A computed fold for a 1509-nucleotide RNA from a metagenome, annotated as small-subunit ribosomal RNA. Rfam family: Bacterial small subunit ribosomal RNA. RNAcentral holds the sequence, with entries from SILVA.

RNA sequence: AGAGUUUGAUUCUGGCUCAGGACAAACGUUGGCGGCGUGCCUAAUACAUGCAAGUCGUACGGGACUUAUUUAGCAAUAGAUGAGUCUAGUGGCAGACGGGUGAGUAAUGCAUGGGUAACUUUCCUUUAAGAUCGGGACAACCACCUGAAAGGGUGGCUAAUACCGGAUGUGGUGAAGAGAUCGCAAGUUCUUUUCAUUAAAGAUGGCCUCUACUUGUAAGCUAUCACUUAAAGAUAGGCCCAUGUUCAAUUAGCUAGUUGGUGAGGUAAUGGCUCACCAAAGCUACGAUUGAUAGCCGGCCUGAGAGGGUGUUCGGCCACACUGGGACUGCGACACGGCCCAGACUCCUACGGGAGGCAGCAGUAGGGAAUCUUCCGCAAUGGGCGAAAGCCUGACGGAGCGACGCCGCGUGAAGGAUGAAGGUCUUCGGAUUGUAAACUUCUUUUAGCAAGGGAUAAAUGCAUUAUGGUUAAUAUCCAUAGUGCUUGACUACUUGCAGAAAAAGCUUCGGCUAACUCUGUGCCAGCAGCCGCGGUAAUACAGAGGAGGCAAACGUUGUCCGGAUUCACUGGGCGUAAAGGGAUUGUAGGUGGCCGAUUAAGUCAGAUGUGAAAUCGUAUUGCUCAACAAUACAAUUGCAUUUGAUACUGAUUGGCUUGAGUGCAGGAAGGGAAAUUGGAAUUUGCGGUGUAGCGGUGAAAUGCGUAGAUAUCGCAAAGAACACCCGUGGCGAAGGCGGAUUUCUGGCCUGUAACUGACACUGAGGAUCGAAAGCUAGGGGAGCAAACAGGAUUAGAUACCCUGGUAGUCCUAGCUGUAAACUAUGUAUACUAGGUGUAGGAUGUUCAUUCAUUCUGUGCCGCCGCUAACGCAUUAAGUAUACCGCCUGGGGACUACGAUCGCAAGAUUGAGACUCAAAGAAAUUGACGGGGGUCCGCACAAGUGGUGGAGCAUGUGGUUUAAUUCGACGCAACGCGAAGAACCUUACCCAGGCUUGACAUGCUUGUGCCCGAUAUCUGAAAGGAUAUCUUUUGACCUUCGGGUCGACACAAGUACAGGUGUUGCAUGGUUGUCGUCAGCUCGUGCCGUGAGGUGUUGGGUUAAGUCCUCUAACGAGCGCAACCCCUAUUGCUAGUUGCCAUCAGGUAAUGCUGGGAACUCUAGCGAGACUGCCUGGGAUAACCAGGAGGAAGGUGGGGAUGACGUCAAAUCAUCAUGGCCCUUAUGUCUGGGGUGACACACGUGCUACAAUGGCAGGUACAGCGGGUUGCGAAACUGUGAAGUGGAGCCAAUCCCUAAAAGCCUGUCCCAGUUCGGAUCGGAGUCUGAAAUUCGACUCCAUGAAGUUGGAAUCACUAGUAAUCGUGGAUCAGCCAUGCCACGGUGAAUACGUUCCCGGACCUUGUACACACCGCCCGUCACACCACGAAAGUUAUUUGUACCAGAAGACAUCAAUCUAACCAGCAAUGGAGGUAGAUGGCCAAGGUAUGAAUGAUGAUUGGGGUGAAG
Repeated sequence: AGAGUUUGAUUCUGGCUCAGGACAAACGUUGGCGGCGUGCCUAAUACAUGCAAGUCGUACGGGACUUAUUUAGCAAUAGAUGAGUCUAGUGGCAGACGGGUGAGUAAUGCAUGGGUAACUUUCCUUUAAGAUCGGGACAACCACCUGAAAGGGUGGCUAAUACCGGAUGUGGUGAAGAGAUCGCAAGUUCUUUUCAUUAAAGAUGGCCUCUACUUGUAAGCUAUCACUUAAAGAUAGGCCCAUGUUCAAUUAGCUAGUUGGUGAGGUAAUGGCUCACCAAAGCUACGAUUGAUAGCCGGCCUGAGAGGGUGUUCGGCCACACUGGGACUGCGACACGGCCCAGACUCCUACGGGAGGCAGCAGUAGGGAAUCUUCCGCAAUGGGCGAAAGCCUGACGGAGCGACGCCGCGUGAAGGAUGAAGGUCUUCGGAUUGUAAACUUCUUUUAGCAAGGGAUAAAUGCAUUAUGGUUAAUAUCCAUAGUGCUUGACUACUUGCAGAAAAAGCUUCGGCUAACUCUGUGCCAGCAGCCGCGGUAAUACAGAGGAGGCAAACGUUGUCCGGAUUCACUGGGCGUAAAGGGAUUGUAGGUGGCCGAUUAAGUCAGAUGUGAAAUCGUAUUGCUCAACAAUACAAUUGCAUUUGAUACUGAUUGGCUUGAGUGCAGGAAGGGAAAUUGGAAUUUGCGGUGUAGCGGUGAAAUGCGUAGAUAUCGCAAAGAACACCCGUGGCGAAGGCGGAUUUCUGGCCUGUAACUGACACUGAGGAUCGAAAGCUAGGGGAGCAAACAGGAUUAGAUACCCUGGUAGUCCUAGCUGUAAACUAUGUAUACUAGGUGUAGGAUGUUCAUUCAUUCUGUGCCGCCGCUAACGCAUUAAGUAUACCGCCUGGGGACUACGAUCGCAAGAUUGAGACUCAAAGAAAUUGACGGGGGUCCGCACAAGUGGUGGAGCAUGUGGUUUAAUUCGACGCAACGCGAAGAACCUUACCCAGGCUUGACAUGCUUGUGCCCGAUAUCUGAAAGGAUAUCUUUUGACCUUCGGGUCGACACAAGUACAGGUGUUGCAUGGUUGUCGUCAGCUCGUGCCGUGAGGUGUUGGGUUAAGUCCUCUAACGAGCGCAACCCCUAUUGCUAGUUGCCAUCAGGUAAUGCUGGGAACUCUAGCGAGACUGCCUGGGAUAACCAGGAGGAAGGUGGGGAUGACGUCAAAUCAUCAUGGCCCUUAUGUCUGGGGUGACACACGUGCUACAAUGGCAGGUACAGCGGGUUGCGAAACUGUGAAGUGGAGCCAAUCCCUAAAAGCCUGUCCCAGUUCGGAUCGGAGUCUGAAAUUCGACUCCAUGAAGUUGGAAUCACUAGUAAUCGUGGAUCAGCCAUGCCACGGUGAAUACGUUCCCGGACCUUGUACACACCGCCCGUCACACCACGAAAGUUAUUUGUACCAGAAGACAUCAAUCUAACCAGCAAUGGAGGUAGAUGGCCAAGGUAUGAAUGAUGAUUGGGGUGAAG
């Protein structure tokens, strides 16, 4: 620091996802040790049990026990005195701290900084003063009563540091004054005078100076502690103020003690805190009120930072203690382990009544994904009480449990290559695991065992000594120092022993992202954070081997920050990606021109205080290191106070004129409103003329018309709109505005510079305007025209077209408030090259209708700059400023609910659940278009002949079958593979056989005379059984008998053979097709952010990307063309088997013979044609047109030759081949059958339908080819197919071999025929083991359909079509009419490119890229999911009104009761108090009625997602 993902590719926008860090975590697998931390996030749910707050006997009376002395007694025992221990009760202090939790609380809270002149503070410190004289009770205790208990009642006794009265008054307080100080002020502080009022308690130790008795004690003195009053301090609090502190406006108004005043009450204290009276205020868009959520902070996590998230442990504050209310005591509480009441729950009960509160520490149940021991100790630190010893302390110190986190250590180290074995992979060679192991040597941390050590943490305390203080005192007490004794819950640490001994897993390996192979599986099982893997060769699933990463852990899940500049302060945007409000006006607000003065709020600088500690950072130090801890510094970016500065902003004030406005002089205009008025046209009415149609359409029909239409003329009526002018021209804020005239009225421009003097810009809310359609009421209604009707079109046509036609369109008065209300571009201001139109002015100038300058509007082009690009570009989308509006992935959704507005329609505002990984912008290359342009092709057209109808042949589909083997399916399958299915072929079916096999190679064992031949039986054959004949061979050894090894054969066995079985979508090779179309690319350069473009486009030209020219391109490659073959002319060479002009010979005849090499021909080598020449055109080009010459003329004709690529095109059945499958069968052999079936459909052909013909007779002329298992002559036989025969020929020699159409003559006479030949009967020939299924041919006989073929469709442009015959391959024969070749005869037509088909190039649109056979919308049906509505039902919260009223404090009364004080001899009375009663306040509760939120609901509504409906 980035990466993946939208596309065929690209740039951008934009979301989703990942890599990092963290955690009070949880889950899965695994797990050696230690240190330091940390551990109910859920049910503020309920709690068994134990403990968590007591202490003081030096405050008090009593009791119990122990003990010493003593008295009585024989003793037990009892009494007295002293000492000690324990103690219920009275009393004091502490239980308001410490500990827990986070429910409530959005402010009575918290944080920061202030104020208190409006306050309190037990204990502690200091200072000053004091501590006097008395009194009456109540517990405990005793007795009685009562209750189950908890407890209670009555009577009696008693003490105090308990309670009460008096005195004193340093002082305090109150009242009334005086003086001074401080303060802005209210007021404060100090001094002082008078009056009134107001305190106290003792305990313990010691001593004898004074006094009393005089032994020693205390009434005395003294010390310590306690006590009282006051002042001050410290500490701890109370209250008040400012600023900050979550979300929602689909919460906009809230408040009656409410806001303020006066007075009173209350409090420690201010205050509506409370009350009475008076006034009517207070809060709120800078968000009141309401709702939701939440303890706040120091900090913690993350981040570069700014921020964002969070509030566990530790620390500060707050709140709470079963729920709600209340007060008491007290310095302090409205009190976690106190009290009273109400409620819920639990427990006890004798049913009458009682008891309780773990959100203290442990622990239990429950909940939950999930969170510990009913441990040890007060040794340390801290707290309470105490004079102290000490007691108490689940605070705390420690230990335990949990890998929950962080940190550290270990699981061994060195050597060790036959690179062991085993595993895995393999191209079978090897590679890898891997120095890894084994093995050798060594070490012993940690754990284990044993021993030591009880380090630091300890300071106290007790005893004692010394010094000092107090004192009358050497006593006591206090302080300091020393000595001795004493206090450890838990450990660290050290040494020894044995032995590598006891100690490694988890996860990942397609890309992001480090790490790859095999096997299994087969869109299954599964994976997945995103993209996406899996449909038979998965580096993505599962297993294995290997590799990568981390490591006592690893991975997953969850949450937060980051990446995300994806809410943008730092640091984003709004023409087209999401996003400018429809427009104007204007309130609040924000912002604001030039020159001065004052001020000092903002701003800047210094100082002071504060910003707790811990944390973070830096440095150092201590634990062996680290985590951890300690010390110091830094930091704490903040707040407050104060002193300065004054440029800028603000505030106040004085001026200015350039911003803005006013005036004056001119100007243009469909700006607005109202009234009046005009002509053309349409329609209608009336009348005239006139007659059969009109109208309408692509074509028609509906419609109108003989009752007189349309057409035409005249008159009249009505309504609406204003032709030409009219213009990227004008005006207006926008919507919008168009005949003319008049009236009223708004804005703008130019000039001038008289006036005002910043009066300005923007503008949340608000207000006004706002097309069309629509609504209300009343008019109007010619034309047009939703709805509707009819006619057409169509598969349908609720449309487009036609005929009609109602709302509406028009007017008046209102409503609605929206549009692609668009320049998809908010308003205002300033600045930043130009050019050229146009509209309205002004100035200068000119002879001019000129030219120049300038202002305002409105267009086009274009630089800088900007932009993702397109594009914008002084009318900015540039550079800046001010203000407003708006956006934050797509869908759901311009929706739902709620609210506001509206008569309604509806408008405005405006979500969520759920779902997807995209949606989108611009540009690029293709493809496509019933887009455009240019061009080509037997593509159409012009012609010729066919197919489609018939019969037959052949192929295919379908059907059938035991089988009808398989493949090929638009063009580009269908006379195709098949250049030849009777058996074979043959792959199919039936039947019968074989199983190392019909075929190949190797090995083992056994037998041996192999191989071969013949015969018999059986069988359909294959096969099986039997018999006979024949009769080997190499090497070595040898006892010559033979043995061993090998070849060969058989048998058995084992590896294997074999497969026309499957996958052409695993492949090679081959082939088809677009297409013999003219295209397809590259290097370098240039342009573009880039995909890409350019080149290859443009202008010409060509059959051609052929060539020329232009040109940011210049060159090159594969294609085109040429080179190759055949053919047309000719020369040379050669001359047999071919040829024969000349010469000679010969025959009935013939190159028959000699001879010849001229000709034809054969087959080699050459020549020839190149736009070379001429004329014209063209750009002086390429090239085109015509001509000459020439056998041939513009690639002469034909062939071979097929670019980059496309179609997952065809073929696993030519062949080869991976994987899979079969192995007594899917292999192999044999016989027979089938591939030849037949209602039917299609393709390709043959033969015809006849006279341009058929038949008969005669007669002429080719070329290519083939031939020894062959072609086969002559001759003879047969009507013929053929047979006999066997000359010649391995071929320019012989044979196949007759060419046919043609020509000549005759006949037929237009008929289903002398056309046509199917079909069928008979008889034959040939091939072949074999001709039935199922061959060809011949003869005789038979003589079907068919009389030129519907829609549709095919081929062909010249030696072509058409027509005629000939040959060959395959082949025994042949179903060949097929295929491939050969020659003979030999046409017609092409104006032309509008259209059909195919193709090429340029251009354009695109939401397509699997590329139009594309993409894609909606309804319906089915399934699932979330949501809205819904008669209602239900729960919670809350408001209002009323009822009710526990405990309680307050007030009043108090007739009940009454020790302390007063009066009184007393009785008694008084003062004071009090039980009780009353009053208002008030919690729970109740009644009634609203509101809000949630759950649920028959049914219903749309939405989303789903398999090939």